Notes
SAM riboswitch aptamer (S box leader) from uncultured Euryhalocaulis sp., 113 nucleotides, folded computationally. NCBI's taxonomy places the organism under Bacteria, Pseudomonadati, Maricaulales, Maricaulaceae, Euryhalocaulis. It was read from a public genome assembly, where an Rfam model found it. Model confidence (mean pLDDT): 79 of 100.
[in-house]
RNA sequence: CGCUCAUUGAGACCGGCUGAGGGAUCAGGCCCAAAGACGCCGGGGCAACCACCGAACCGAUCGGAAAGGUGCCACAUCCUACGGUGUUCCCUUGGAACGCCGGCAGAUGAGCG
Numbered sequence: 001c002g003c004u005c006a007u008u009g010a011g012a013c014c015g016g017c018u019g020a021g022g023g024a025u026c027a028g029g030c031c032c033a034a035a036g037a038c039g040c041c042g043g044g045g046c047a048a049c050c051a052c053c054g055a056a057c058c059g060a061u062c063g064g065a066a067a068g069g070u071g072c073c074a075c076a077u078c079c080u081a082c083g084g085u086g087u088u089c090c091c092u093u094g095g096a097a098c099g100c101c102g103g104c105a106g107a108u109g110a111g112c113g
Base pairs, nucleotide, nucleotide: 001113002112003111004110005109006108007107008106013043014042015041016040017039021032022031023030027080028079029078044073045072046071048070049069050068052064053063054062055061077105082102083101084100085099086098087097088096089095090094
């Protein structure tokens, strides 16, 4: 870097440094930000996967403890985007608002190349 599978509406802040934008890309919104965002460092915390223990054991699954390997600690992956569909409103060829389902993409973990 690529492929496969699983999860992705819960959860989790203090300090120091830096100094201008940041929230994945394009776009439209909406937020954060010199009362210092983003990033880096130290400490602290959370608990998804792997690992561990128990049940189960073809497989699958459930529970537990802990924080070992990763990860994470603003707003649902901040929302939408692509397709399908429902309700309500305007009453207008059509349009608007809100929701539901399924994808695409992103992120994380595990395995493989």